[in-house]
């Protein structure tokens, strides 16, 4: 250091925009002989993206220091901060554990 396998916390909040092959209201306009189609509005769902408050600690990266070691100089955490990061699923992960 690779590869497999396990691997946690924390709002599927909230606005607002913008899409949906979805369901629903309102039944208003354009086209048409009719059928039917195109628009438009409102609300629920689902999703992205921005802003906002909450909040997590186990990528990383900062601080403190137990503790170590070739020792007056270095190495350092799973603690501490939360700058990044994350808070449905996915992603992704310090850690273990087998293999090389």
């Nucleotide at each position: 250091g690779c590869g497999c396998g396990g691997g946690a916390g924390a709002g599927a909040c909230u606005u607002u925009u913008c899409g949906a092959u979805u369901c629903g209201g309102c039944c208003a306009g354009c086209c048409u002989g009719a059928a039917g189609g195109c628009u438009a509005u409102c609300g629920a769902u689902c999703g992205a993206a921005a802003g906002g408050c909450g909040c997590c600690g186990a990528a990383g990266g900062a601080g403190c220091a137990a503790c170590c070691g070739c020792c007056c100089c270095g190495g350092a955490a799973u603690c501490u901060c939360u700058c990044a990061g994350g808070c449905a699923a996915a992603a992704g992960g310090a850690c273990c554990g087998c293999g090389c």
Predicted 3D model of a 100-nucleotide RNA (Glycine riboswitch aptamer) from uncultured Novosphingobium sp. The organism belongs to Novosphingobium, within Bacteria. The RNAcentral record of the sequence draws on MGnify.